Overview:
Predicted 3D model of a 565-nucleotide part of an RNA (large-subunit ribosomal RNA, domain I) from a Phycisphaerae bacterium.

Context: one part of a larger RNA
């Protein structure tokens, strides 16, 4: 030194468990901010280190509902001082108070800090006193842009520009994801790469809303005919792009989701006001009119009409019933026997179910507890609000609304279009239509104009160059409610709390740690000893499971005893 077999240490694997995560639904909300946000920072407790909560009124004050005996949050126990049925803590609701920083907004700044004006106050100093001064300090206000209104006013007459005073809960800054737009990659993929693809995707930068964005045919379709949009299914991996590589990749149609969803301008005429001046016109501007594929105006003719509509467009405000959230509230029904440390087990004999969901009481409880089923409730907030009240047009006309006919007056112009560069659709210039830009030419006006995929005829449609518009349809940072053939502490969030110890100049990266027992009954006293350690015997417990604790593998380390070398 090895093998064994014993006992032990170590270490924390493994089972059991769940405080905490992970996911789907379904309601809600869908914003918060100069009345100062989100987010800090610094203090607030009788003894206070962190969280928490609050703010110099600091674990708090007032005010309204709930509620019921204890009770001054939490690690954390104690001590000490109070509070409470004259109803405290608590729980919902409104109100105050809210240092300082920050969009930070008086100036300034190396955030949480410095230094000011001005009005009014208080102390303090100085004076006899009326004041004064400005040493500390208190309120309260003083940034900029923008709208509106108003007074002024220059080069320059008239004017504008510019100044200045009022007013505005105006704007600004945060914020998960959905949503328009602008601007816009590479990596890769093609087995290299270059067009191509990644993809108009990350990324950024602007603006929005609870959604956004689109939207009532200058659409589509094919000679039939559909009838705004958006979503989803299929068409369809078609039909076509495409170094015809590699890939990209539609419509119409048809099924559904919604749905009694449409509607307003400009113009022409009419009627008013103002200005200009060239004195009958021009140009503003208000009110009616009028909104479509053929219709409007103007003219004439002629038939009908008494109710019809609304708050999301079409006009446009409030109020009420009602209803739902926001605390609570009632809530049925059981004993024993046996084992055991405890009974909810077990025996034995009852009960109650609109409640035998689920959790908790010393093992496995319908009847023990919280609770479920059911039922019931709100002063004050908040939301809906179809119903009613209430709005609005009309009511015998100079009115609506429909038909004729005559008139030729309007009907979105630097617009369509076309050439040149680009860009978007499946569409990479192709025969390349359509849609959009960008530069430069530049129509027609209803007997007119666009589209149907180069062009043309002919049918066909449909009417650009104004503008609103709900649903259905994307999203969840947040709130509440259910639930999981989701995970169980190397698992499930990075996190059983942590953006926290820690690293790092910095941007930034970034962990670990759960379980005594039912119940501290947390081990008096006594003995050892080198002593806030350790043991040892005593007690507690069902059990030491002894706070280095459930359970307690494995590497490893050791004692003892056999054997081997």
């Nucleotide at each position: 030194g090895g093998u064994g077999u014993a006992u032990g240490g170590g270490g924390g694997a493994u089972g059991u468990c769940u405080u905490g995560g992970c996911g789907u639904c379904g309601a809600g909300a869908g914003g918060c901010g100069a009345u100062g946000a989100a987010g800090g920072a610094c203090g607030u407790g009788g003894c206070a280190g962190a969280c928490u909560g609050c703010g110099a009124u600091a674990a708090g004050c007032c005010c309204g509902g709930g509620g019921c005996a204890g009770g001054u949050g939490u690690c954390u126990a104690g001590c000490a001082a109070c509070c409470g049925u004259u109803a405290a803590u608590c729980c919902c609701g409104g109100g105050g108070u809210g240092u300082c920083c920050c969009a930070a907004u008086g100036g300034g700044g190396a955030a949480a800090c410095c230094c000011g004006g001005c009005a009014g106050g208080a102390g303090c100093g100085g004076g006899c006193a009326a004041c004064c001064g400005u040493c500390u300090c208190c309120u309260g206000u003083c940034a900029u842009c923008c709208a509106u209104a108003g007074c002024u006013g220059a080069a320059u007459g008239c004017a504008u520009a510019g100044g200045c005073u009022a007013u505005g809960a105006g704007a600004a800054g945060c914020g998960a994801a959905c949503g328009c737009a602008g601007a816009g990659a590479a990596c890769u993929g093609a087995a290299a790469c270059a067009u191509c693809u990644c993809a108009g995707u990350a990324c950024c930068u602007g603006c929005a809303g609870g959604a956004a964005a689109g939207g009532a045919a200058a659409u589509c379709a094919a000679c039939c005919g559909a009838g705004a949009c958006u979503c989803c299914g299929u068409u369809a991996g078609u039909a076509g792009c495409g170094g015809c590589g590699a890939g990209c990749g539609a419509a119409a149609g048809c099924g559904g989701a919604u749905a009694u969803a449409g509607c307003c301008c400009a113009a022409a005429c009419c009627a008013g006001a103002a200005a200009g001046c060239u004195u009958g016109c021009u140009u503003u501007u208000u009110g009616g009119g009028g909104u479509u594929g053929u219709g409007g105006a103007c003219g004439c003719u002629g038939a009908u009409a008494a109710g019809g509509a609304g708050u999301u467009a079409c006009a446009a405000a409030g109020g009420c019933a009602u209803u739902g959230c926001c605390a609570g509230c009632g809530g049925a029904a059981u004993c024993u026997u046996c084992u055991g440390g405890a009974a909810a087990g077990u025996u034995g004999a009852a009960c109650c179910a609109u409640a035998g969901a689920u959790g908790g009481u010393g093992a496995u409880a319908g009847u023990c507890c919280a609770g479920u089923a059911c039922g019931c409730u709100a002063a004050a907030g908040c939301a809906a609000g179809a119903g009613c009240c209430c709005u609005c047009c009309g009511u015998u006309a100079c009115u609506g609304u429909c038909a004729g006919c005559g008139c030729u007056c309007c009907a979105g112009a630097g617009u369509a279009g076309c050439a040149c560069g680009g860009a978007g659709c499946u569409c990479g210039u192709g025969a390349a239509a359509c849609u959009c830009c960008g530069u430069g030419c530049g129509a027609a006006g209803c007997c007119g104009g666009g589209g149907g995929g180069u062009c043309c005829a002919c049918c066909c449609u449909c009417c650009a160059a104004g503008g609103c518009u709900a649903a259905g349809u994307a999203c969840u940072a947040c709130u509440c409610g259910a639930c999981g053939a989701c995970c169980g502490a190397u698992a499930g969030u990075g996190a059983a709390a942590a953006g926290u110890a820690g690293c790092g100049c910095g941007a930034g990266c970034a962990a670990a740690c759960g379980a005594u027992g039912a119940a501290a009954a947390g081990a008096a006293c006594c003995c050892c000893u080198a002593u806030u350690a350790g043991g040892g015997a005593a007690g507690u417990u069902a059990a030491a499971a002894g706070u280095a604790c459930c359970u307690g593998a494995a590497a490893c380390c050791a004692u003892a005893c056999a054997c081997c070398u």
Source information
Taxonomically the source falls in Phycisphaerae (Bacteria, Pseudomonadati, Planctomycetota). The coordinates come from a structure-prediction model, not an experiment, and the mean pLDDT is 83.